[in-house]
Molecule: c-di-AMP riboswitch aptamer (ydaO/yuaA leader)
Organism: uncultured Solirubrobacteraceae bacterium
RNA sequence: GCCGAAUUCCCUGCUAACUGCGGGGAAGCGGGGGACCCAGGUCUCACUGGGGCGAAUCUCCGCCUGAUGGUGGUGUAGCGCGGAUCAGCGCGAGCCCGACAGCUAACCCCGUAGGC
Numbered sequence: 001g002c003c004g005a006a007u008u009c010c011c012u013g014c015u016a017a018c019u020g021c022g023g024g025g026a027a028g029c030g031g032g033g034g035a036c037c038c039a040g041g042u043c044u045c046a047c048u049g050g051g052g053c054g055a056a057u058c059u060c061c062g063c064c065u066g067a068u069g070g071u072g073g074u075g076u077a078g079c080g081c082g083g084a085u086c087a088g089c090g091c092g093a094g095c096c097c098g099a100c101a102g103c104u105a106a107c108c109c110c111g112u113a114g115g116c
Stems, first nucleotide, its partner, number of pairs: 001116003007027008028112006038102001049100001050097004058075001060073005078091004
């Protein structure tokens, strides 16, 4: 400096330390649940659904498999960097809830990391 919500402040304990770490609280930022109205007639009743965070969805081809599935490749919705823009360079992952949630005022709950 970049991606990202992931920053700032206060109190307190440890410490030689105004340093670093732990605990607690608040502001800011981010996310979820949650009426009327509107929308929806569908979902499951369970080897098999549904939903959430996120840009990270959706094809086609090959290999393994009885299937589910696993794995590799080519693309792609979409995303990021580049003063705007072009050329160009990258990403197109992963995780969570646990049978359950449309929108949604009041209200309630959660996060404030990590990576290059």